Predicted 3D model of a 73-nucleotide RNA (transfer RNA) from an uncultured Clostridia bacterium.
Model confidence (mean pLDDT): 80 of 100.
Its Rfam family is "tRNA". Rfam links the family to the GO term triplet codon-amino acid adaptor activity.
This record gives sequence, C1' cells and structure tokens, in this order.
RNA sequence: GCUCAAGUAGCUCAGUCGGUAGAGCAGAGGACUGAAAAUCCUCGUGUGGGCGGUUCGAUUCCGUCCUUGAGCA
Repeated sequence: GCUCAAGUAGCUCAGUCGGUAGAGCAGAGGACUGAAAAUCCUCGUGUGGGCGGUUCGAUUCCGUCCUUGAGCA
C1' cells in the first nucleotide's frame, strides 16, 4: 500500500429482508438474618465510532474519515 472483518450499557456480547435497542456479568436499592454470606425481588436518559447521503422513518442501506484485528505484498 491492497483486501476483509469489527466498533452497540462499566465489561463480554446479541439483535438488522429499515419501524420508538436487549441479555449475562458488574453496580445500586430492598426482602431475608442477631449480624453476615448465599438466595430472592426491583432498577438502564446507551449522541448504536465521527460526519454526510437515501428515506415519512436508519444500529440496519450508501459514501467518506477514524480506531482495532486478520490476510496479501
């Protein structure tokens, strides 16, 4: 330099034939206990990497840029 993949909650990730975004862990509050641990219940306002475009409507489609990883040279 070229090609491909990925970027979503604090962490690990899911979700998209375009229609107001979720799980587990972590964390907070509560119940229980003499007190803890364990267990149970409840709790998410995330600029969906940035900027544009298409569309009535974009995490999803298109362009470009940034970051990370893999392959080729």